[in-house]
């Protein structure tokens, strides 16, 4: 240079166009002498970034920018 995946919570990941979620940590509570552990509840997100289609976009086209693999 040319191709191709991939970019969601603090980390690992899920949502295939109609209000964004799980486990894991974290934060309150219950239980315990005091901790694990287990059971409740709570917070936490400008869905990489720019346009474009649509009533409506994390999602579909497009383009940039970051990592990864493959060719040369």
């Nucleotide at each position: 240079g040319g191709g191709g995946g991939u970019a969601u919570a603090g980390c690992u990941c899920a949502a295939a166009g109609g209000u964004a979620g799980a486990g894991c940590a974290u934060u309150c509570a219950a239980c315990u002498g005091c901790a694990g552990a287990u059971c409740g509840a709570g917070a936490g997100g400008u869905c990489a970034c720019c346009a474009g289609u649509u009533c409506a976009a994390a999602c579909c086209c497009g383009g940039u920018u970051g990592c990864c693999c493959c060719c040369u």
Molecule: transfer RNA
Organism: Nematostella vectensis